Predicted 3D model of a 74-nucleotide RNA (transfer RNA) from a Candidatus Woesearchaeota archaeon. The source organism's lineage runs through Archaea, Nanobdellati and Candidatus Woesearchaeota. The RNAcentral record of the sequence draws on ENA. Its mean pLDDT, the model's own confidence on a scale to 100, is 84. It matches the Rfam family "tRNA".
RNA sequence: GGGUCCGUAGCUUAGCCUGGUUGAGCACCGGUCUUAUAAGCCGGAAGUCGUGGGUUCAAAUCCCAUCGGACCCA
Numbered sequence: 001g002g003g004u005c006c007g008u009a010g011c012u013u014a015g016c017c018u019g020g021u022u023g024a025g026c027a028c029c030g031g032u033c034u035u036a037u038a039a040g041c042c043g044g045a046a047g048u049c050g051u052g053g054g055u056u057c058a059a060a061u062c063c064c065a066u067c068g069g070a071c072c073c074a
Base pairs, nucleotide, nucleotide: 001073002072003071004070005069006068007067010026011025012024013023020057028044029043030042031041032040050066051065052064053063054062
C1' cells in the first nucleotide's frame, strides 16, 4: 500500500441480507417478599447504533468517505 471482518445501553450482544416504534441478558434504581441480606416477583432509568456526508417521506439497516481494532496479502 491492497483486501476481509468487527464497532449498537455501564458490560456481553440480537436486529443489518429484505429500510418503517432500537430489543434481550447481566449490572444499576425503586417497590414487593424477609428479622435482615441474597434469590424470586413487579416496575423504572439508561442508546448522537464509532464519526462525517449522501440517497429516501423515512437510515442501526442502502451508498461514499473516514477513525479505531482483529486478521490476510504484498